Background
Model confidence (mean pLDDT): 82 of 100. The RNA shown here (SAM riboswitch aptamer (S box leader)) has 101 nucleotides and comes from Agathobaculum desmolans.

[in-house]
RNA sequence: CUUAUCGAGAGCGGUGGAGGGAACGGCCCUGUGAAACCCGGCAACCUGCGCGAAAAAGUCGCGUAAGGUGCCAAAUCCGGCGUAAGAACACGAAAGAUGAG
Repeated sequence: CUUAUCGAGAGCGGUGGAGGGAACGGCCCUGUGAAACCCGGCAACCUGCGCGAAAAAGUCGCGUAAGGUGCCAAAUCCGGCGUAAGAACACGAAAGAUGAG
C1' cells in the first nucleotide's frame, strides 16, 4: 500500500503491585487489586487435516482446532468530519485495530 472483518464470544485462577481503556475531548474501569507475565479460555483470518460439490487440478461450502496470528469491561466505550442549520437517532467517512497478501 491492497483487501476482508470490527453490536457475538472468552476465568469468581497464580505472580504482581498503580495504573488502564491507541491519541485528543468526554465518559468509564481499577487496592472489592491496574499494567505486565504465567496458566486458562474465546474465535475461526491463514496453514494443516476430514467430508461434500461425479474424477484430477483449481475453486467453493461444511467441519475440526493440530500449527501461525489475534482476542478475553463497556458497539472499535462514545464523540470529532459528511448526509444536515440544530437535537436525538441512523447511515457513511476519517482515524484505529486484527488477519491475509